Context: one part of a larger RNA
RNA sequence: AAGUAACGAUAAAGCGGGUGAAAAACCCGCUCGCCGAAAGACUAAGGGUUCCUACCCAACGGUAAUCGGGGUAGGGUAAGUCGACCUCUAAGGCGAGGCUGAGAAGCGUAGUCGAUGAGAAACUGGUUAAUAUUCCUGUACUAAUAGUUACUGCGAAGGGGGGACGAAGAAGGCUAGGCUAUCCGGGCGACGGUUGUCCCGGUUUAAGCGUAUAGGUGUGUAGUACAGGAAAAUCCGUAUUACUGUAACACUGAGGCGUGAUGACGAACUACUAAGGUGGUGAAGUAGCUAAUGCCAAGCUUCCAGGAAAAGCCUCUAAGCGAUAAGUAACGAUUAAUCGUACCCUAAACCGACACAGGUAGUUAGGUAGAGAAUACUAAGGCGCUU
Numbered sequence: 001a002a003g004u005a006a007c008g009a010u011a012a013a014g015c016g017g018g019u020g021a022a023a024a025a026c027c028c029g030c031u032c033g034c035c036g037a038a039a040g041a042c043u044a045a046g047g048g049u050u051c052c053u054a055c056c057c058a059a060c061g062g063u064a065a066u067c068g069g070g071g072u073a074g075g076g077u078a079a080g081u082c083g084a085c086c087u088c089u090a091a092g093g094c095g096a097g098g099c100u101g102a103g104a105a106g107c108g109u110a111g112u113c114g115a116u117g118a119g120a121a122a123c124u125g126g127u128u129a130a131u132a133u134u135c136c137u138g139u140a141c142u143a144a145u146a147g148u149u150a151c152u153g154c155g156a157a158g159g160g161g162g163g164a165c166g167a168a169g170a171a172g173g174c175u176a177g178g179c180u181a182u183c184c185g186g187g188c189g190a191c192g193g194u195u196g197u198c199c200c201g202g203u204u205u206a207a208g209c210g211u212a213u214a215g216g217u218g219u220g221u222a223g224u225a226c227a228g229g230a231a232a233a234u235c236c237g238u239a240u241u242a243c244u245g246u247a248a249c250a251c252u253g254a255g256g257c258g259u260g261a262u263g264a265c266g267a268a269c270u271a272c273u274a275a276g277g278u279g280g281u282g283a284a285g286u287a288g289c290u291a292a293u294g295c296c297a298a299g300c301u302u303c304c305a306g307g308a309a310a311a312g313c314c315u316c317u318a319a320g321c322g323a324u325a326a327g328u329a330a331c332g333a334u335u336a337a338u339c340g341u342a343c344c345c346u347a348a349a350c351c352g353a354c355a356c357a358g359g360u361a362g363u364u365a366g367g368u369a370g371a372g373a374a375u376a377c378u379a380a381g382g383c384g385c386u387u
Stems, first nucleotide, its partner, number of pairs: 013031006032384004040364004046344002050342001051075006060068002080141002082340003086119003092113003098107003122139002125136002142336004147331006153321002158316004166303004172296003177290005183202005188196001204264002208259004215252004220243007228236002265285001268281005304307001350359002366378004
């Protein structure tokens, strides 16, 4: 320079009350404004206590601060079913023997690791200051183990099936959700009107189990034969005979309906109250329309660029074993360990030296107008961006 520029999006504040030494900024209330395919809600990564409560205000906060993601102390994360771990493999890594190399080492078989993929099972409601598919309540489901009863050809690191898959497009059936009515409860107006075709609020309920539907796929059943599936096979495959034929049958399959539920929730009313809440009673709880990018559906049609693997699972026998073992079915019982779980997550908590107008994968997707996830206004919810 200069008490000058600046105080980090022009989404915006005003009043009353409280606390306090002190209030534009903290708390409560009433208005106002902003977002609303987000500036709401939930998660992955990353962070790591920032979460909740009490007390505090030196420093941190671009100002003040009684406030805070700041300081001090205490508290908080509960799982057979969520996720990991686990089983399985992909690209790729390592790699017994082996090959190569002067060596260091390189490659690679068997194998062993390796998810971003495949593989068993849970949902309502309630509860805390802070956790909940984890606690509590009610109702379920899965696997393994041993047992009881009944029946029986059981048996694998091998064979076969299955798992098991592209893109685009179209039509159909549904549901979540929404809208309206019905029904239930309440209201009748502080300037005029408002008992009405009026106004306000509610009309919610899961997994599981039972039934089996719209639809989708396949001809199906029985017999006989065999230089096929590296051995075997009753399995698969191929050939063939009989019956059947657009049907039956088998497999699959959303939704609906019933049950779950004489339960839960529920507007309102009511008692108490430290005014934050706590306890009690508890109405109606139906129908129509609309409708997804979600489900049926890894379906169907078309096309060429021709679209993982392996285990779990089903089946077949080999060695072997034969009423012991083993297997199947039913029933009840037992077990289900360990780790994560707070909180932020388009952000003041992550990556950017900052409480930085930048960057950050996925899920969710109300209403009115609209083709629409555009745009405008708005609900729930959240904010007014710390002078």
The part of an RNA shown here (large-subunit ribosomal RNA, domain III) has 387 nucleotides and comes from Candidatus Arsenophonus melophagi. The full RNA is in RNAcentral, with records from ENA. Its mean pLDDT, the model's own confidence on a scale to 100, is 84. Rfam family: Bacterial large subunit ribosomal RNA. Rfam links the family to the GO terms ribosome and structural constituent of ribosome.